């Protein structure tokens, strides 16, 4: 240099093929509960979906550019 994979909540992922309310685990906050805590329920919170640009009524999702990781070629 090319070539394939990934980047989504505070951590690991899904969700991308097929545009149409962005989600689950564990954490965290609040409550019940309990002499206390922990576990156990129940609820809440948390996202410019790397960036920047396009197409579209409507993009995480389809198309350019570019950053970052991770492996492979030469």
């Nucleotide at each position: 240099g090319c070539c394939u994979c990934g980047g989504u909540a505070a951590c690991u992922c899904a969700g991308u093929c097929u545009g149409g309310u962005u989600g689950a685990g564990u954490g965290c906050u609040u409550g019940u509960u309990u002499c206390g805590u922990a576990a156990a329920c129940a609820a809440g919170a948390a996202g410019u979906c790397g960036a920047g640009g396009g197409u579209u009524c409507a993009a995480a999702u389809c198309c350019c550019u570019c950053u970052c990781g991770a492996g492979g070629c030469u």